[in-house]
RNA sequence: AGAGUUUGAUCCUGGCUCAGGACGAACGCUGGCGGCGUGCCUAACACAUGCAAGUCGAGCGAGGUCCAUCCAGUGGUAACACUGGUGAAGACCUAGCGGCGAACGGGUGAGUAACACGUGAGAAACCUGCCCCGAAGACUGGGAUAACUCUCCGAAAGGAGAGCUAAUACCAGAUGCCCUCACCGGGCCGCAUGACUUGGUGAGGAAAUGGAUUCCGCUUCGGGAGGGUCUCGCGGCCUAUCAGCUUGUUGGUGAGGUAACGGCUCACCAAGGCUUCGACGGGUAGCUGGUCUGAGAGGAUGAUCAGCCACACUGGGACUGAGACACGGCCCAGACUCCUACGGGAGGCAGCAGUGGGGAAUCUUGCGCAAUGGGCGAAAGCCUGACGCAGCAACGCCGCGUGGGGGAUGAAGGCUCUCGGGUUGUAAACCCCUUUCAGCAGGGAAGAUUAUGACGGUACCUGCAGAAGAAGCCCCGGCCAACUACGUGCCAGCAGCCGCGGUAAUACGUAGGGGGCAAGCGUUGUCCGGAUUUAUUGGGCGUAAAGAGCUUGUAGGCGGCUUGGUAAGUCGAGUGUGAAAACUCCAGGCUCAACCUGGAGACGCCAUUCGAUACUGCCAUGGCUAGAGUCCGGUAGAGGAGCACGGAAUUCCUGGUGUAGCGGUGAAAUGCGCAGAUAUCAGGAGGAACACCAGCAGCGAAGGCGGUGCUCUGGGCCGGUACUGACGCUGAGAAGCGAAAGCGUGGGGAGCGAACAGGAUUAGAUACCCUGGUAGUCCACGCCCUAAACGAUGGGUACUAGAUGUCGGGAAGUUUAUCUUCCUGGUGUCGCAGCUAACGCAAUAAGUACCCCGCCUGGGGAGUACGGUCGCAAGAUUAAAACUCAAAGGAAUUGACGGGGGCCCGCACAAGCGGUGGAGCAUGUGGUUUAAUUCGAUGCAACGCGAAAAACCUUACCUGGCCUUGACAUCUGGGGAAUCCUGCAGAGAUGCGGGAGUGCCGCAAGGAACCCCAAGACAGGUGCUGCAUGGCUGUCGUCAGCUCGUGUCGUGAGAUGUUGGGUUAAGUCCCGUAACGAGCGCAACCCUUGCCCUUAGUUGCCAUCAUUCAGUUGGGCACUCUAAGGGGACUGCCGGUGACAAACCGGAGGAAGGUGGGGAUGACGUCAAGUCCUCAUGGCCCUUAUGGCCAGGGCUACACACGUGCUACAAUGGCCGGUACAGAGGGAAGCCAACCCGCAAGGGGGAGCCAAUCUCACAAAGCCGGUCGUAGUCCGGAUUGGAGUCUGCAACUCGACUCCAUGAAGUCGGAAUCGCUAGUAAUCGCGGAUCAGCAUGCCGCGGUGAAUACGUUCCCGGGCCUUGUACACACCGCCCGUCACACCAUGGGAGUUGGCUGUACCAGAAGCAGGUAGCCUAACCGCAAGGGGGGCGCCUACCACGGUAUGGUCAAUGACUGGGGUGAAGUCGUAACAAGGUAA
Repeated sequence: AGAGUUUGAUCCUGGCUCAGGACGAACGCUGGCGGCGUGCCUAACACAUGCAAGUCGAGCGAGGUCCAUCCAGUGGUAACACUGGUGAAGACCUAGCGGCGAACGGGUGAGUAACACGUGAGAAACCUGCCCCGAAGACUGGGAUAACUCUCCGAAAGGAGAGCUAAUACCAGAUGCCCUCACCGGGCCGCAUGACUUGGUGAGGAAAUGGAUUCCGCUUCGGGAGGGUCUCGCGGCCUAUCAGCUUGUUGGUGAGGUAACGGCUCACCAAGGCUUCGACGGGUAGCUGGUCUGAGAGGAUGAUCAGCCACACUGGGACUGAGACACGGCCCAGACUCCUACGGGAGGCAGCAGUGGGGAAUCUUGCGCAAUGGGCGAAAGCCUGACGCAGCAACGCCGCGUGGGGGAUGAAGGCUCUCGGGUUGUAAACCCCUUUCAGCAGGGAAGAUUAUGACGGUACCUGCAGAAGAAGCCCCGGCCAACUACGUGCCAGCAGCCGCGGUAAUACGUAGGGGGCAAGCGUUGUCCGGAUUUAUUGGGCGUAAAGAGCUUGUAGGCGGCUUGGUAAGUCGAGUGUGAAAACUCCAGGCUCAACCUGGAGACGCCAUUCGAUACUGCCAUGGCUAGAGUCCGGUAGAGGAGCACGGAAUUCCUGGUGUAGCGGUGAAAUGCGCAGAUAUCAGGAGGAACACCAGCAGCGAAGGCGGUGCUCUGGGCCGGUACUGACGCUGAGAAGCGAAAGCGUGGGGAGCGAACAGGAUUAGAUACCCUGGUAGUCCACGCCCUAAACGAUGGGUACUAGAUGUCGGGAAGUUUAUCUUCCUGGUGUCGCAGCUAACGCAAUAAGUACCCCGCCUGGGGAGUACGGUCGCAAGAUUAAAACUCAAAGGAAUUGACGGGGGCCCGCACAAGCGGUGGAGCAUGUGGUUUAAUUCGAUGCAACGCGAAAAACCUUACCUGGCCUUGACAUCUGGGGAAUCCUGCAGAGAUGCGGGAGUGCCGCAAGGAACCCCAAGACAGGUGCUGCAUGGCUGUCGUCAGCUCGUGUCGUGAGAUGUUGGGUUAAGUCCCGUAACGAGCGCAACCCUUGCCCUUAGUUGCCAUCAUUCAGUUGGGCACUCUAAGGGGACUGCCGGUGACAAACCGGAGGAAGGUGGGGAUGACGUCAAGUCCUCAUGGCCCUUAUGGCCAGGGCUACACACGUGCUACAAUGGCCGGUACAGAGGGAAGCCAACCCGCAAGGGGGAGCCAAUCUCACAAAGCCGGUCGUAGUCCGGAUUGGAGUCUGCAACUCGACUCCAUGAAGUCGGAAUCGCUAGUAAUCGCGGAUCAGCAUGCCGCGGUGAAUACGUUCCCGGGCCUUGUACACACCGCCCGUCACACCAUGGGAGUUGGCUGUACCAGAAGCAGGUAGCCUAACCGCAAGGGGGGCGCCUACCACGGUAUGGUCAAUGACUGGGGUGAAGUCGUAACAAGGUAA
């Protein structure tokens, strides 16, 4: 620091995803040791048990125990021992009175959006136990009470009565340094209220002379330290779909209350207070130091540690006290749990452990007060689940180990393999060595200054034995480091994103190998990062999401030149503060590290003091004139409103003329018209709109504005420079304007025209087209408030090359013109710099800057739902979420495509000739049938195709009979030459036999070939996959195209070249040209044919000579011909056209003329085209069968459909007779002559020929003559019967041919469709391959031999350029909506349920305060009665729970219902993308 993912590819926009770090974690697999940390994030859910706050006898009384002494008894001579009693001093224990503590420490995060917290100030408005300093004191009295004793009640918890008693408990009085209050003064200070100090008068107010004898206490006052309380500035969440909130509310006066200010409370008075700088409401949340992340700015977070706050089962309340409205106190209410004798009671782990529950998930009912700290105490000491330790947990961080060195036959095994090897791998074995950690044994701390050690016989040290006890997890398609095999076969599965898996998966599973980390490794979750993807740093808005439809203007923001002042912002310096810990640096301590300790830095802020004054602000309501405005003079204009007027046209009405149609369309019909239309003339009515002028001309803020005149009225521009003196710009809210459609009321209504009706079109046509036609369109008034309201471009100011057109105004100049130049305001075009993803923008910016406003943050859901506001309604505005996808998009590129355009080709059409489609037959195919009808080929480019020959064979299919190392190949062993003849059984294969026969080479061992037998390796497969392949082939297409190198242009894909102007059959050539060249194609070179020449002359030829029936023979090689080599044609020549080019047109010559004709030759590629059944071949499958052999059958079936052909339908013909002329081929298992036989097929026969020799072999149409006379015929020949011939082992299924007889359909063929441009079509015959036989097919050959082409509008195919595109599997593309089905989330919904909450009212526990006529009452007064004071009770106010009624809000749920989303192959249509077939 980036990467993957939208596309065929590219750039951009933009989202999604990944790599990093972190965690109080959890889950999966695994697990050696130690140190230091951390450990209920969920149910502030409920809790058994134990412990967590006591202490003081030096405050007090009492009880109990021990005990000196003494007394008594027993034993003993005695000392003495034992027992019982007494019991001083003292010790200990126990409850109680009293004091202090219990308000700390510990827990939790529910509540709280608040002065709760943080930070900084303030309190002149305050409190403060214990502690410290200072000053002064403590006098005289009194009455109770608990404990205790007795009685009683109660199950218990507890309680009642009577009696006794103490105090540092309580009370009264005295004194007053002093304090408080009131009043009257003085001094001094403060920002104000006022504070401090001092004098006088009056009133009021203390104590425990207690306990111990070093001391500790008590009272009053002043001060301090520390703690607390109150107030204020500033700071830190979301929501405006919460916009208004508030009645103690805001303020005042007075009173009460408090430690204290204060509506804190009350009475009265006033009507205020808060709020868009977000009040009020809703949601969420303890705040901070910090923590995590980040380069930082930020973002997220608030465990452990520390500070503050809040809470303690839920709600309320006060008491005590210095301090609480009190976690381990009290009272009340509620819920829950427990005890109960049913009458009543008890309880509160969010203390430490622990239990249940919840949950993915979080520990021991441990040890100790040794240390640190806390409470009490004079102290000893006691208490302390604070704390110190230990335990459990890889939960985290840090450290260590699981060994080190050597060791190649590169062992075995595994995996793989092209079988050679490679790899695991120095890894192991083996040899040498070491012993950290763990284990065992011994020693043994610091932590403690005097004592005291839970940890702990711990850390640490020493010794001993032995490589010994100690490695896993994830990943290996890309991102991302690491690859093979097998299994699986869109299955099973994986997946963070892209995506893998449909038989060769580096992506699934396993294995081997490899990579990464390591006592851990992965996964999941969450946060930050990457994400400049909320942009302050640091983004955008013409087309990607995004400029409000426009203007005016409030608040706000910003603001010209200059002078003086001020010093708020700003800048500098100082001071205070910024707790500690954390962080960074330095140093130190544990062997290191983590961890800990010390020091320094930093803590960006805030407060305050001093200083600076450039800039901003403020003041002087200073000054100026360049901004802005006013004034004066001109000026253009569809600017706005109202009134009036005008002509053309449409329609209607009246009348005239006039007659049969009009109208409308692609074509029609509906419609109108003989009741007189359309057409035409005249007159009239009425409404709406204003041709020409008219112009990327004008005006307006936008919407918008168009006949003419008048009235009223807004704004702009130009010139002048008189006046004002910053008066300005923008503009959240707000207000006004705002096309069309629509709505309301009332008019109006000619034309047009939603809806509607009819006619057409169509498969349908609720459309497009036509005929009608209502709202509406028009006017007035009032609403609506939207638009592709667009320049898809907010407003303002300034600056930044030019060129050119046009509208308005002005100035100057001259050559006075329809002139030129300049200034200025609009409106356009082109263009530089610059900008932009590109397209493009470019002084009218999308450039360079500043100011202000609006808006955007992936696509869909959705501009939708709900709520609010507005509206009569339609609806508008504001505006989500769940869910879902990995994209959605912009611009440009290359293709492909278009019922887009241009140019140009082709038997493409047209012009012609002949066919097919109808008939019969042949042949192939589909279908059907069958035991099988083997398989393949399927638009063109399958269908007389593979097949250039299915009776058997072929043959792959079926039925049946057989074989199993096999019909065939190689290897091993054994035997035998091979081979030939032959019998029996059988359909044959086959089985069982018989006989003949011993070869070749040889160094004599054997070898080669062949046959048989045996076993196993293996053979074999026309079995599958042509979508695993090679090769071959078809097709576009013999179309003119397809590319490359370098250069240049472009961010890039790419472009250029190859486009353009001509030309050509051609990317053929020329010219132009940021291109210059080159390659594969084209052409040429090759074959054949057409002319000539040379050479050669048999089997060919024959002019001359001879000869014959005959080139038969002699002779000849001139000619023909044959077959080898040459020549010839190149736009070379002439004329014209053309850019002087290329070339084209015409001509000459020539056998041939512009490629002479024909052939071979097929670029880059396309179609997953065809072929695994030619062959080859990967993988898979079969192996007594899917292999092999045999017989028979089938491939030849036949209601039917199609393709390709043959023969015909006749007279340009059929038949009969006569007669003429080819070319190219074939021939030895062959072609077969003459001659004979047969009507013929053919048979016999045997000559010749390995073929320019012989033969197939008579060519036929043609020509000559005859006949037939338009008829199903003397046409046509199918079909059938009979008789034969030939081939062949064999013609039944199932051959061809011959003869006799039979004589079908068919009289020229619907829609449609094919071939052909010259020696072509048409027509006629001949040959060949295959082949035993079989040809209407195929491949060739020659004979006869036409017609037509104006032309390129149209059909089909193709080439080039261009255009549009939402296509790229590329139009056989893409894609929309309804319906049907499944699932998901969501809105409405009669309602129902619950949470929170408002208002009104009822009610009113405990408690404080107030009142008090009832009851009780020690201290004081009083002789007493009584009083004072107090308590209980009762009442009142306030108030928790609770209740009633009615609202708000949120959530859940709801028959039914609405749309939405998603879902390999459902239905209907075809809306959009091309002019998408009606532009959207």
A computed fold for a 1480-nucleotide RNA from an uncultured bacterium, annotated as small-subunit ribosomal RNA. It matches the Rfam family "Bacterial small subunit ribosomal RNA". Its family is annotated with structural constituent of ribosome and ribosome in the Gene Ontology. The prediction has a mean pLDDT of 86.